[in-house]
RNA sequence: GCAGAGGAGCAGGCAUUCGCUGCGUCUCGCGAGGGACGGGGAGGAAAGUCCGGGCUCCGCAGGACACGCUGGUGGGUAACGCCCACCAUCCGUGAGGAUCGGGAAAGUGCAACAGAAAGUAAACCGCCGAUCGGAAUUCUGCGAUGCAGGAUUCAGGAGGUAAGGGUGAAACGGUGCGGUAAGAGCGCACCAGCAGUGCGGGUGACCGUGCUGGCUGGGUAAACCCCGGCGGGAGCAAGGCCAAGCAGAGAGAAGCAUCCUCAGGGAUGCUCGAAUCGGUCCGGUUCGACGGACUCUCGGGUCGGCUGCUAAAGAUGCCAGGCAACUGUCAUCUCAGAGAAAUGAAUGCCCCAGACAAAACCCGGCUUAUCGCUCCUCUGCUGAU
Numbered sequence: 001g002c003a004g005a006g007g008a009g010c011a012g013g014c015a016u017u018c019g020c021u022g023c024g025u026c027u028c029g030c031g032a033g034g035g036a037c038g039g040g041g042a043g044g045a046a047a048g049u050c051c052g053g054g055c056u057c058c059g060c061a062g063g064a065c066a067c068g069c070u071g072g073u074g075g076g077u078a079a080c081g082c083c084c085a086c087c088a089u090c091c092g093u094g095a096g097g098a099u100c101g102g103g104a105a106a107g108u109g110c111a112a113c114a115g116a117a118a119g120u121a122a123a124c125c126g127c128c129g130a131u132c133g134g135a136a137u138u139c140u141g142c143g144a145u146g147c148a149g150g151a152u153u154c155a156g157g158a159g160g161u162a163a164g165g166g167u168g169a170a171a172c173g174g175u176g177c178g179g180u181a182a183g184a185g186c187g188c189a190c191c192a193g194c195a196g197u198g199c200g201g202g203u204g205a206c207c208g209u210g211c212u213g214g215c216u217g218g219g220u221a222a223a224c225c226c227c228g229g230c231g232g233g234a235g236c237a238a239g240g241c242c243a244a245g246c247a248g249a250g251a252g253a254a255g256c257a258u259c260c261u262c263a264g265g266g267a268u269g270c271u272c273g274a275a276u277c278g279g280u281c282c283g284g285u286u287c288g289a290c291g292g293a294c295u296c297u298c299g300g301g302u303c304g305g306c307u308g309c310u311a312a313a314g315a316u317g318c319c320a321g322g323c324a325a326c327u328g329u330c331a332u333c334u335c336a337g338a339g340a341a342a343u344g345a346a347u348g349c350c351c352c353a354g355a356c357a358a359a360a361c362c363c364g365g366c367u368u369a370u371c372g373c374u375c376c377u378c379u380g381c382u383g384a385u
Base pairs, nucleotide, nucleotide: 001381002380003379004378005377006376007375008374009373010372012350013349014348015347016346017345018344020041021040023038024037025036026035027034028033043356047367048366050365051364052363053362054361055235056234057233058232062282063281064280065279067231068230069229070228071227072086073085074084075083076082087101088099089098090097091096102226103225107224108223109220110219124165125164126161127160128159132156134154135153136152137151138150139149140148141147142146173191174190175189176188177187178186192216193215194213195212196211197210198209199208200207201206239307240306241305242304248298249297250296251295252294255270256269257268258267259266260265271289272288273287274286275285276284314333315332316331317330319328320327321326
């Protein structure tokens, strides 16, 4: 100097004039409200509503099944499907990056075309081939123009084979030697995998290594499935308070016993009915059973005001612990709370640049959109000193 990798910050600024809004102090006004001064007033994603919670309510929120989510190990966190570190596999020269990362030897399914065959499968081309017969040539023997036996060649061939070749992304371990009719872990040596077992390192996932065993059974679970872990529901239109107002009607709906009694009724036990806990079952709780809990259908009133509503799992800084995520003590600060929805307009200057874009109970994440600028650390190449 060029090319890369990882991370962090910023998101227009300043001045003047006018305007909007919360809060605090003072002041005017009966009140509604007005005035002055001071301080504050949209994001890194406020977006998506995808996860997790805080908070509120549901009469307590139990067990099992189903369902949903999740999936290497260890840690962080209020918690998570998030973050950090490590392990395994893969990509990259490297800094680094990626992963729907448990199980295919529990079962079921799927894999076009090609190929014989796509998983205890299988024979297309090949190789061998009798305990089979045929043809030709030749040799030997003999009882001799035939018989018997052997060899070679050719064509068939029951059967054997999966080593060689072919197909394919992938074909039932690899290389070599022996062996065989020809072959094959059939046997052996070395290697790889698998199983068993021991040793060492590590919290662990896992890594390394010794011994034994010829045991050698692909892929896919982001297919069904199996295994491990987690999981009450609904949600600020939750909920609370005040004010105001009305109108209810119909249908359904579950019993016995004992005791007491002022004879109206009450209590207890069993049974039954209903509500409740996302779905189902069990179990529990509450209410009710001769006047009635609760359910269903139709109809009426309340669209008002206040609150919830912003001091938090908050932000910043030093120090300490930790590889890190993060945690702790101390110190400092208070940084939007609208309510049909406030933060705007004009002018001037600066700027390598203003893209994507606007809170609605709050917070921690993830994902998506995005013009650019600045900084830090690391890697590779080239050159100079």
The RNA shown here (Bacterial RNase P class A) has 385 nucleotides and comes from Planctomyces sp. The coordinates come from a structure-prediction model, not an experiment, and the mean pLDDT is 77. It was read from a public genome assembly, where an Rfam model found it. The source organism's lineage runs through Bacteria, Planctomycetota, Planctomycetia, Planctomycetales and Planctomyces. It matches the Rfam family "Bacterial RNase P class A". Gene Ontology terms of the family: ribonuclease P activity, dimeric ribonuclease P complex and tRNA processing. The family's RNA type in Rfam is ribozyme.